[in-house]
């Protein structure tokens, strides 16, 4: 100089998952941990029974874009169409590129809701095409 990794920071992206505090521990600050408490944003329950013992049936429901139909396939799966969800750095259209349609959970039970109740606040990753319009910074004058 050049490449490859790990590792922090800053920015950005899926997503509800961000922010203020308060007590301990450690600590030279800061940061860190482990609890607690509120805001903000998400999300579920909530209209007649509860509770025991037996028979019978065989199933419903929630988060999320994550479905439906068709061939192919012993199954896993694939492969097209259709919907459906996201990126391609202010928004708002149109183009054009590129993706994803997983995964978990409740536990025989729930329409919807007003009081009223109870939960989450994680994980993961690494894009940067045009044309108009609008807004809106910095810079020089």
């Nucleotide at each position: 100089g050049c490449u490859a990794a790990c590792u922090g920071a800053u920015c950005a992206c899926g997503g509800a998952g961000u922010c203020c505090g308060g007590u301990g521990c450690a600590a030279g600050c800061a940061g860190g941990c482990a609890c607690c408490g509120g805001a903000g944003c998400g999300g579920g329950g909530g209209a007649c029974u509860a509770c025991c013992c037996a028979g019978g049936c065989a199933g419903g429901g929630g988060u999320g874009a994550a479905c439906g139909c068709g061939c192919c396939g012993g199954u896993c799966g694939g492969c097209g169409c259709g919907c459906g969800g996201g990126c391609g750095a202010u928004u708002c259209u149109u183009c054009c590129g590129u993706c994803c349609g997983a995964a978990c959970c409740c536990g025989u039970c729930a329409a919807c809701u007003a009081a009223c109740c109870c939960c989450g606040u994680a994980c993961g990753u690494g894009u940067g095409g045009a044309a108009g319009a609008a807004g809106g910074a910095g810079c020089a004058g």

Description:
This is a predicted structure of a 141-nucleotide RNA (c-di-AMP riboswitch aptamer (ydaO/yuaA leader)) from a Vulcanimicrobiota bacterium. The sequence was found by an Rfam model in a public genome assembly. Rfam family: c-di-AMP riboswitch aptamer (ydaO/yuaA leader). About the family: This family represents a conserved RNA structure found upstream of the ydaO and yuaA genes in Bacillus subtilis and related genes in other bacteria. The family has 106 seed sequences and 7,607 matches in Rfam 15.1. Rfam links the family to the GO terms cyclic-di-AMP binding and regulation of gene expression. Of the family's consensus pairs, 92% are formed in the model. The coordinates come from a structure-prediction model, not an experiment, and the mean pLDDT is 78.